[in-house]
RNA sequence: GAGGCGGGUCAGACGGUUGCCCGCGACAUGCGGGAGGAAAGUCCGGCCACCGUAGGGCAGGGAUGUGGGUAACGCCCACCGGAGGAGACUCCAGGGGCAGGCAACAGAGAGCAGACCGCCGAUGGUUCCCGGUUCGCCGGGUUCACAGGCAAGGGUGAAAGGGUGGGGUAAGAGCCCACCGCGGGGCUGGUGACAGUCCUGGCACGGCGACUGCCUUCCCGGUGCAAGCGCAAAUAGGGGUCGAACGCGAUUCGUCGCGUGCGGGGCUGCCCGCUCCGUUUGAAGACCCGGGUAGCGUGCACGAGCCGUCAGGCAACUGGCGGCCUAGUCAAAUAACCGUCCCCGACAGAAGCCGGCUUAUCGACCCGCCUCGCAC
RNA sequence: CGGGGAGUGGCGCAGCUUGGUAGCGCGGUUGCUUUGGGAGCAACAGGCCGCAGGUUCGAAUCCUGUCUCCCCGA
Repeated sequence: GAGGCGGGUCAGACGGUUGCCCGCGACAUGCGGGAGGAAAGUCCGGCCACCGUAGGGCAGGGAUGUGGGUAACGCCCACCGGAGGAGACUCCAGGGGCAGGCAACAGAGAGCAGACCGCCGAUGGUUCCCGGUUCGCCGGGUUCACAGGCAAGGGUGAAAGGGUGGGGUAAGAGCCCACCGCGGGGCUGGUGACAGUCCUGGCACGGCGACUGCCUUCCCGGUGCAAGCGCAAAUAGGGGUCGAACGCGAUUCGUCGCGUGCGGGGCUGCCCGCUCCGUUUGAAGACCCGGGUAGCGUGCACGAGCCGUCAGGCAACUGGCGGCCUAGUCAAAUAACCGUCCCCGACAGAAGCCGGCUUAUCGACCCGCCUCGCAC
Repeated sequence: CGGGGAGUGGCGCAGCUUGGUAGCGCGGUUGCUUUGGGAGCAACAGGCCGCAGGUUCGAAUCCUGUCUCCCCGA
C1' cells in the first nucleotide's frame, strides 16, 4: 500500500423568527421540557392488573452440548465437539435410544445384501499323455471353465457390510499382523461437556430419522392497559318509602256487588257533563337508594433508569460511591422559513413499561486482527 | 392487542399430507383448415415454486428466520 475479518460510536452542526403539545407560574409578549437506534415486526422473556388456584399427577405446548450471567428468556458470555476457510474468523434443532417408515433412476445386488465383467479352479468332474495294476482302479502331468470357490479389481449409485500397508492363499478375504478408525473397560486431567493414555474385542453394530412415535432433564394456569380502579349525567330499567275511603247489602267468611267521595286517562281551548280505569292486589306522581353507559380522572412516566468513576470477573455481568430527572398524547404535539459551514443528510416516528431477537438504513469516524506485495 | 390463512408460467388454480418427472384451464406464438375471420386440429414457447439459510444423496414439499398480502375478533 492492496484485499479481507471482527467490534464500536454518530445519525448534519450552530444561530435567528413564527407556530404546535405538556408542565410551572407573579397568569405575561414569562420560564422549562418535547421521538429512535431501530420508536417497526409483535417473534421470545418479564413487570403490572383482573379472574382462577391447597398440593401433586395425567394430558397438552415448548426448550435441549457443558458451565456461567440475568428478574426471566428460545437472549448474552466463555468453553467442548463437528463443519467451512490459507488465515483473522464464521456456521451448527449439537440430548438419549432406534420401534414403525423411507431410499426415485441406475445397478447383479439397497437392507437377516449380491455376483454383470473379472480372478481362481486348490477340491469334485471333463479331454489328452505317461507310469503302475490284484483290471475294480491308483499316482503324476495336461486341458476345459462344467460344478464350485472369491469379493481384491472394474462397473452402477448419494450410499455397496471399515481405510492404508504387509503377510497369507489356487485366487481371495480382519483370514492374520502393524497403524488409523470403531465398540467395550480402566487410569489420569477437568465443576462439566470432553480430552489424553493404557488394555481389550475383531469388524460385528450401514444412512435419514429436521417423517410418525418413545425416553431423559427443565419450563409453562388463563386473559391482556379496550387489563383494571375511581368519580359520575340525560334517557330507559331495578329496589324502598309516601301516595286517593267511607257507607249499605249479600256471603260457602275466601270474597262479591251497589252508592257517594277521591286520583288518573279520554271526549274539550276551559268548566259542567258523559265514559273508562284505579282506590292497601297501591295508578299517576313525589322523594330516596343502587347498578351500568356516555364522559372525566387514574393506571401513565423514579425506572431490573441514565452519566461518570472505582473494584471484582477471561467475558457476559455484578457491586460501591458521586451526580442527574429525561416526551406523555387520545383525530393523537415536535413543524415552517431564513443565515453560515460541510462530505448536501438514509431508514423511519412513541401510545402501559422494561430486557432481548429480527428486519429497514445515505454515509462518516474509531479500535483490534489476518493474508499478500514493496521498502528498511 | 389477539387469532387464522395465502404467496407456483401473463391470469385463475392443482401438486405439499406420503421428499425424486412441476401439471390443468384460459391466454400467447407457429402451422393446417377457410375466399377471409371465428371455431376446430396439431406443435411449441413461457417456471427455478415470495426471499434467505439449514436438514437430506436429493426440497415447491420437511425445519428455522424473514418479507408482502388477505380475513376475523376485542